Context: one part of a larger RNA
RNA sequence: CUGGGCGUAAAGCGCGCGUAGGCGGAUUGGAAAGCUAGAGGUGAAAUCCCAGGGCUCAACCCUGGAACUGCCUUUAGAACUCCCAGUCUAGAGUUCGAGAGAGGUGAGUGGAAUUCCGAGUGUAGAGGUGAAAUUCGUAGAUAUUCGGAGGAACACCAGUGGCGAAGGCGGCUCACUGGCUCGAUACUGACGCUGAGGUGCGAAAGUGUGGGGAGCAAACAGGAUUAGAUACCCUGGUAGUCCACACCGUAAACGAUGAAUGCCAGACGUCGGGUAGCAUGCUAUUCGGUGUCACACCUAACGGAUUAAGCAUUCCGCCUGGGGAGUACGGUCGCAAGAUUAAAACUC
Numbered sequence: 001c002u003g004g005g006c007g008u009a010a011a012g013c014g015c016g017c018g019u020a021g022g023c024g025g026a027u028u029g030g031a032a033a034g035c036u037a038g039a040g041g042u043g044a045a046a047u048c049c050c051a052g053g054g055c056u057c058a059a060c061c062c063u064g065g066a067a068c069u070g071c072c073u074u075u076a077g078a079a080c081u082c083c084c085a086g087u088c089u090a091g092a093g094u095u096c097g098a099g100a101g102a103g104g105u106g107a108g109u110g111g112a113a114u115u116c117c118g119a120g121u122g123u124a125g126a127g128g129u130g131a132a133a134u135u136c137g138u139a140g141a142u143a144u145u146c147g148g149a150g151g152a153a154c155a156c157c158a159g160u161g162g163c164g165a166a167g168g169c170g171g172c173u174c175a176c177u178g179g180c181u182c183g184a185u186a187c188u189g190a191c192g193c194u195g196a197g198g199u200g201c202g203a204a205a206g207u208g209u210g211g212g213g214a215g216c217a218a219a220c221a222g223g224a225u226u227a228g229a230u231a232c233c234c235u236g237g238u239a240g241u242c243c244a245c246a247c248c249g250u251a252a253a254c255g256a257u258g259a260a261u262g263c264c265a266g267a268c269g270u271c272g273g274g275u276a277g278c279a280u281g282c283u284a285u286u287c288g289g290u291g292u293c294a295c296a297c298c299u300a301a302c303g304g305a306u307u308a309a310g311c312a313u314u315c316c317g318c319c320u321g322g323g324g325a326g327u328a329c330g331g332u333c334g335c336a337a338g339a340u341u342a343a344a345a346c347u348c
Base pairs, nucleotide, nucleotide: 003320004319005318006317007302008301012316014201015200016199017198021194022193023192025088026087027086028085029084030083033081034080035077036076037075038074039073040072041071042070049065050064051063052062053061054060091191092188093187094186095184096183097182098181099180103177104176105175106174107173108172109171110154115149116148117147118146119145120144121143125136126135162169163168206247207246208245209244210243211242215241216240220236221235222234223233258315259314260313261312262311263310266293267292268291269290270289271288272287273286274285275284276283277282278281297304298303321348322347323346330341331340332339333338
C1' cells in the first nucleotide's frame, strides 16, 4: 500500500459556519462522455507461455503458435452514472396561527448571610482542636440589640426537569435579540448532505491595562503533629476569584460514542404541543425532546439496543506494537506562560 478498524484494547478534531471537492429525490425527452457489443488498424524483434526440432544431455539455439490484458478509427445499443431541455412534490425552505424555555446581551432592583464601622446592654473569657497552641480580649472581646458601609453569591422552588452547536446557562423586573416545537392551508420547486484549507465561538487557570476587593484562598508566615513534615489539622494571609477592554486556545472540552438520511419488536416514566371521547381530569392517539428496562441483531466481553455500539448509503477526521515522545529540530501563532504541526537514533 491493499486491508482492517476508532464506547472501554491504538484511534471521532472541544463545537459551529462555510470555500474547493465528493455525494445527491421522482419523472419525460434528447445527446452519447463514462459503459456494453461487433469490425478494422496498430501493439517491432527479442523476452515470457505452449508444441516441435538442433548441439551426446542441459544451459543455449532454431521453427511455429498463442499472447502482448493497451491505444486509435468506425458501426450499433441506451438500462445505469454524467450532460442538455422540460415536468413534479415525498427532501429542504417560505408564509400564517399558537406555545415552552436558567438561550444570549445591556440596564435596573430585592432579601437572607458573612465581614467591617458607630452606638447601647453586659463581664471574663472567646476562638480553635483528636488534644492543644499560635490568635483575639479588662484600651471591654465573645454574646445580644439598633443603625450604617461594602463586595460577592442567589436558600426553598429544583426534578436521570428545561434551554443552547459546544463551552455553558438559575433571585426579580424591563429593553433588545438568536434558536426550537406544534397546527394549518397556500407558495418556491432539489434550492440538499458533508466539508480539506479558511473563519468564528470556546470552562478553569494564566497574561496586559485600569478599577474593585466582603468571603474564600495558591504563594508566604506562625502554631501543632511527626524520627523528620518544605504536607494533611489550626491561626493569619498576598496574587487570584469580581468588573471593563484586550490576549491565551487548552481540559477526563466525556455519551471517553463525528455529521446526515432511511429502515428494523415492545413496555413503563417524564417535558412541550395537537386531536378525539367524555366521568373535567382521566382514557386513547399523534408529533418533537429526555430517561429506564428489554426482543431481534451486534459485541472479545462488559454492554449497546428506534436518542444503536443493529441493517445500509454519503462525506469528513483519525489509528497501525511498548518506550524514546506528544519530546527534539524547523515552521506558524503568542507580551509571556506556552500552544500547534511533528520526527529519528537507540531500546524491549
Predicted 3D model of a 348-nucleotide part of an RNA (small-subunit ribosomal RNA, central domain) from Mangrovicoccus sp. The coordinates come from a structure-prediction model, not an experiment, and the mean pLDDT is 89. It matches the Rfam family "Bacterial small subunit ribosomal RNA". It was read from a public genome assembly.